[in-house]
Order: sequence, then C1' cells, then structure tokens
RNA sequence: UGGGGAGUCGUCUAACGGCAGGACACCGGAUUCUGGCUCCGGUAAUUGGGGUUCGAAUCCCUGCUCCCCAG
Repeated sequence: UGGGGAGUCGUCUAACGGCAGGACACCGGAUUCUGGCUCCGGUAAUUGGGGUUCGAAUCCCUGCUCCCCAG
C1' cells in the first nucleotide's frame, strides 16, 4: 500500500428493516447470628459523521481502531 473480516451495557453474547434482549458483574431488598449460596427487583450499550427509508444495530457512502492475508 492492496484485499478480506470485526466493532452492541463494565465483560461475554443475541437481535427478518419494526419495543435493543440474555448471562456474569455491580447496586438495592428478602433469607442468614454474620458471610457465602439461593430468590426478587434495579442501573447500564449499538465506534464517529452523512445518506436511503414511514422506520436503520441491520442497507449505502466516508472516517477511526483492531485482526488476518498478499507484497
């Protein structure tokens, strides 16, 4: 430099173009003499910008970061 792939709660991982969900973690509560286990509830995310569309995490364009291949 060229080609290909990836980017979603703190972490991991889902989501036909139609309410962004789950698990762990965290916070609160129940249980317990205390802690742990268990149960209930809660906080929390779509890599930036633009476009298409009634509607975009998803499709298109263009940046950024990371990974793989070639030279």